Predicted 3D model of a 96-nucleotide RNA (Guanidine-I riboswitch aptamer) from Oceanobacillus arenosus.
It matches the Rfam family "Guanidine-I riboswitch aptamer". Rfam describes the family as follows. This family represents a conserved RNA structure found upstream of the ykkC and yxkD genes in Bacillus subtilis and related genes in other bacteria.
The coordinates come from a structure-prediction model, not an experiment, and the mean pLDDT is 83.
The organism belongs to Oceanobacillus, within Bacteria.
[in-house]
RNA sequence: UUAAAAGUUUUCUAGGGUUCCGCAAAUCAUUUGGUCUGGACCGAGAGAAAGCGCGUGAAGUGUUCACGUACACGGAGGGACAAAAGCCCGGGAGGA
Repeated sequence: UUAAAAGUUUUCUAGGGUUCCGCAAAUCAUUUGGUCUGGACCGAGAGAAAGCGCGUGAAGUGUUCACGUACACGGAGGGACAAAAGCCCGGGAGGA
């Protein structure tokens, strides 16, 4: 940039670790600690809210309005960033 259609984006939360800040300890120049509440950060297909998009129907020719956008159990293992995770592989493998 093109898009996409169980669409996508933003904000928040469950959750997550430790580069940075802070805090604590050891101690005299820097080490250690996330088994440190935190600041900040990452963050859900199966969590929340909203926007855009899409579909259907009304009027109407100017663009608005209404409704809908369902359902969804899930390993192990691997990957990224400093590191980890309901992040990504993944609506995967598998199951019903």